[in-house]
Predicted 3D model of an 86-nucleotide RNA (Glycine riboswitch aptamer) from a Betaproteobacteria bacterium. It was read from a public genome assembly, where an Rfam model found it.
């Protein structure tokens, strides 16, 4: 230098489900019905004497969300830092 990985920043893309009902100055409170892609919990193979360990886009729906906006897992590109191989 090249390649790969992680993190941060910038940038482009980015789903689902209620513009429900009632009360009050589009946001809260209460009720009913839903969603799965912030975060969080649970689960396999495997491994193990036992305990324990053990992933996800699967599952739960605590949190969050259900017009637009915002948010948004994840993906592409650029920059920076760190790590690994050689």
């Nucleotide at each position: 230098a090249c390649g790969c990985c992680u993190u941060g920043c910038g940038u482009g893309g980015g789903a689902g489900a209620g513009a429900c009902u009632g009360g009050c100055u589009u946001g809260c409170c209460a009720g009913c019905g839903c969603c799965g892609a912030a975060g969080g919990g649970g689960u396999a193979a495997g491994g193990c004497c036992c305990c324990g360990c053990a992933a996800a886009a699967c599952u739960c729906u605590c949190a969050g969300g259900c017009a637009a906006a915002a948010g948004g897992a994840c993906c592409g590109c650029g920059c920076a830092a760190g790590g690994c191989u050689g």